Context: one part of a larger RNA
């Protein structure tokens, strides 16, 4: 000097920040990943109006709710974004490098192309089973959902030939004849149709861009009171797998009188999530690794694998395993280390707020929904800055208190008085930037088309603030609401009086205290900080 800090006493207002360091303990409850009807089939009810029948209870019907809710099929998302460090001593991470050993949805740019058929299936509907979750059976239907065919420049796979380059393994490259794929889709204008235009989709194929996978020199904890250690071990062929090298994994073969590692520390046991980075320090360095950012890991404990461009997947599944919850006893549900909150544990660490107005994301032509990420508010002197708590005058000095050599000294310009300000907080009035887009009109350019619709660029008016009537600014009343803490023997700044008598106590070290204690308690004074002050723990 510093803290994610605790305590203990005190405690006026703001700005910007921080806040379970412990049990990766268990969790009521609500939210935290939806979206598109411009891919698709089907489609309610309450309520509202009218009209018939009525035992005046209500029943029947139509049109409106509305092609709305709700569900289902399909399509992108759900591997981000949020949290948490148990595990990991490792290509885990930092930092250079390789990939001629590899992939990339979504986005840019570019070439083409989108031609022709089939069959089902949920939803619906009806028979059942079941307490329940939830499942069976049958009958329908549709689609950008499956599934044929056809068409193949390039790609992509076996095979042949020739030309470069080369780590000698292969790589690019030019030909030559075989196998593999399209959504005939949605919308909108013009058209009496055909067709013909525009926008967004789909298929192939190159090319950036992001993003990721491997692989590596180098760095990166303790302990030799761990000295040897290994059997897929270490190398070969040859084969699965992978988007891709490789013992990744498998046969076989070699090695056992030894293949690889090893005193330049294997093995093996303890600790540890790594970095930018924070404290500290003149630096060296030594310590750490909350917030913020990068990377990694993990989602109740263990294995698994699907689905997909990408997981072996927090808020998907399937086993198996403690737990805790419903049950008709057959069986079934669950996983806050996501925001909030509850118990527990613990010196200790917030609201079951507001809003998507911003800024990022997800869907979606789009309006727009959806977002506990995030923007805000809320508790918390936890931290750091900034401001008060008044100014100015006022006595050779009131009063009291305290000390005294009784003279006086001191608290002391302190107060009180009188001049005066008005910052904060209180009260009234006014009053934001954060908002620019999207769209919608309205009318201008460009390009393209036969013209319209789009489409693009740039003006105008309309519309959108959670925080908020907040911040800010003006007025008004008032010195009026607003000071404490710890220390005074040396170290170390700041001294006396009283009590007490080695007692009660103090203390960070030396020490004090046994009748004149500046060290104990207490009063007066006084030092230092100050909305703080002081112990405590930890690091330099």
């Nucleotide at each position: 000097a510093a803290u994610g800090a605790a305590c203990g006493c005190u405690g006026g207002c703001g700005g910007c920040g921080u806040g379970c360091c412990u049990a990766a303990c268990a969790c009521a409850u609500g939210c935290a990943a939806g979206u598109c009807g411009a891919a698709c089939g089907a489609g309610a009810a309450c309520g509202g109006a009218g009209g018939g029948c009525u035992u005046c209870g209500g029943c029947c019907u139509u049109c409106u709710u509305a092609g709305u809710a709700a569900a289902g099929u399909g399509g992108c998302g759900c591997a981000c974004g949020g949290g948490u460090g148990a595990g990991u001593a490792a290509c885990g991470c930092g930092u250079g490098g390789g990939u001629a050993a590899u992939c990339u949805a979504c986005c840019c740019u570019u070439u083409u192309g989108u031609c022709u058929g089939g069959g089902a299936u949920a939803a619906c509907g009806u028979u059942c089973c079941g307490a329940a979750a939830g499942g069976a059976g049958c009958c329908c239907u549709a689609a950008u959902a499956c599934c044929g065919g056809a068409u193949a420049a390039g790609a992509c796979c076996a095979c042949g030939g020739g030309a470069u380059c080369u780590u000698c393994g292969g790589g690019u490259u030019c030909u030559g004849g075989g196998g593999u794929a399209a959504a005939a889709g949605g919308c909108c204008c013009u058209g009496c149709a055909a067709g013909g235009g525009g926008u967004u989709g789909c298929g192939a194929g190159a090319g950036g861009a992001u993003g990721a996978g491997c692989c590596u020199g180098c760095g990166u904890g303790a302990c030799a009171u761990u000295a040897g250690a290994u059997u897929g071990a270490u190398g070969g062929u040859g084969a699965g797998g992978u988007a891709a090298u490789g013992g990744c994994u498998c046969a076989c073969c070699a090695u056992a009188u030894u293949g690889u590692c090893a005193a330049c520390g294997a093995u093996g046991u303890c600790u540890a999530g790594c970095u930018g980075g924070u404290c500290u320090g003149a630096g060296a360095g030594g310590a750490u690794g909350a917030u913020c950012a990068g990377c990694c890991a993990c989602a109740c404990u263990g294995g698994g694998a699907c689905u997909g461009g990408a997981a072996c997947a927090c808020g998907g599944c399937c086993c198996a395993g403690a737990c805790u919850c419903c049950u008709a006893c057959g069986g079934g549900a669950g996983g806050c280390a996501g925001c909030a909150g509850u118990g527990a544990g613990g010196a200790a660490u917030u609201u079951u707020g507001c809003g998507c107005a911003a800024u990022g994301g997800g869907g979606g032509c789009a309006a727009c929904c959806c977002u506990g990420a995030c923007g805000c508010a809320g508790c918390a002197a936890c931290g750091c800055c900034g401001c008060g708590u008044g100014a100015g005058u006022g006595a050779c000095g009131a009063a009291g208190g305290c000390c005294u050599u009784u003279u006086g000294g001191u608290u002391g310009u302190a107060a009180a008085g009188c001049u005066c300000u008005g910052u904060c907080g209180c009260c009234c009035g006014g009053a934001a930037a954060g908002a620019a887009a999207u769209u919608a009109c309205a009318g201008a350019c460009u390009a393209g088309g036969a013209a319209a619709u789009g489409a693009g660029u740039g003006u105008g008016u309309a519309u959108u603030g959670a925080c908020g009537g907040u911040a800010c600014c003006g007025g008004g009343a008032a010195a009026g609401g607003a000071a404490g803490g710890a220390c005074c023997g040396g170290c170390u700044a700041a001294c006396u009086c009283c009590g007490u008598g080695c007692c009660a106590g103090c203390a960070g070290c030396c020490g004090c205290g046994g009748u004149a204690a500046u060290a104990c308690g207490g009063g007066g004074g006084g030092u230092c900080c100050a909305a703080g002050c002081g112990u405590u723990a930890u690091u330099c």
Annotation
The prediction has a mean pLDDT of 85. This is a predicted structure of a 540-nucleotide part of an RNA (small-subunit ribosomal RNA, 5' domain) from an uncultured delta proteobacterium. The RNAcentral record of the full RNA draws on ENA, Greengenes and SILVA.